This is a predicted structure of a 115-nucleotide RNA (Guanidine-I riboswitch aptamer) from a Desulfuromonadaceae bacterium. The organism belongs to Desulfuromonadaceae, within Bacteria. The prediction has a mean pLDDT of 82. Its Rfam family is "Guanidine-I riboswitch aptamer". About the family: This family represents a conserved RNA structure found upstream of the ykkC and yxkD genes in Bacillus subtilis and related genes in other bacteria. Of the family's consensus pairs, 100% are formed in the model. It was read from a public genome assembly, where an Rfam model found it.

RNA sequence: GAAGAGAGCCGCUAGGGUUCCGGCCGGGAGAGAGUCUUCCGGUGCCUGGUCCGAGAGCAGCUGCUCGAUUGGUGAACAGCAAUCGGGUACACGGCGGGACAAAAGCCCGGGAGAC
Numbered sequence: 001g002a003a004g005a006g007a008g009c010c011g012c013u014a015g016g017g018u019u020c021c022g023g024c025c026g027g028g029a030g031a032g033a034g035u036c037u038u039c040c041g042g043u044g045c046c047u048g049g050u051c052c053g054a055g056a057g058c059a060g061c062u063g064c065u066c067g068a069u070u071g072g073u074g075a076a077c078a079g080c081a082a083u084c085g086g087g088u089a090c091a092c093g094g095c096g097g098g099a100c101a102a103a104a105g106c107c108c109g110g111g112a113g114a115c
Stems, first nucleotide, its partner, number of pairs: 007062003011058002015052002020049002022046001023043009063088009090110001092113001096108003
């Protein structure tokens, strides 16, 4: 100086908004003792359920890699299969844009930039 690898999926959480459910507010209709049923609209500065959801959060599975043991084949310390163990590091980060109903630590993005 160059190349390769540093991975994927699933669940959960931080967080997020408001499509649906529910809550609250207003109105219409029906029944009617109390009030209830139903329809429409508004409201996420409504705790919630559904929903979205982390590269730099958690956990699991798989993959990759290194080692050991066992097994069959075999010239073999190779390669194949199984089991067990180790490793899979580090990571500050806008503005702006995008999708879904909408927003976000989602995607652009381990980006721009900084060190």